[in-house]
Model confidence (mean pLDDT): 82 of 100. This is a predicted structure of a 109-nucleotide RNA (SAM riboswitch aptamer (S box leader)) from an uncultured Saprospiraceae bacterium. Rfam family: SAM riboswitch aptamer (S box leader). Its family is annotated with regulation of gene expression in the Gene Ontology.
RNA sequence: AUUUUAUACAGAGGAGUGGAGAGAACAGGCUCUACGAAGCUCCGGCAACCAACUCAUUUAAAUGGAGAAAGGUGCCAAUUCCUGCCGAAAUAUUUCGGAAAUAUAAAAU
Numbered sequence: 001a002u003u004u005u006a007u008a009c010a011g012a013g014g015a016g017u018g019g020a021g022a023g024a025a026c027a028g029g030c031u032c033u034a035c036g037a038a039g040c041u042c043c044g045g046c047a048a049c050c051a052a053c054u055c056a057u058u059u060a061a062a063u064g065g066a067g068a069a070a071g072g073u074g075c076c077a078a079u080u081c082c083u084g085c086c087g088a089a090a091u092a093u094u095u096c097g098g099a100a101a102u103a104u105a106a107a108a109u
Stems, first nucleotide, its partner, number of pairs: 001109008013043005021032003026084004044076003049072002053067003080101001085098005
């Protein structure tokens, strides 16, 4: 980097540095931001994908269930901030479903 599978309306922020942008890309909207954006560092936290562990289950293995959180990742404004394509319902703008794209994990190449 590509592919496959799973998940994405829950959850969790302070300090230092920095100095104007940020919310993946493009477009539209909306929002955050000099009461200090992004990035970087430290500390803290959330979660439970993977590994290990405990319990229950099972003839056993495997699968799946519950728990815990000292390892590997990830994450800590707003649903992945919303929309874009397709379909449906109601209606002139909404709602619902699906896809696409993206992100993360695990596995394979």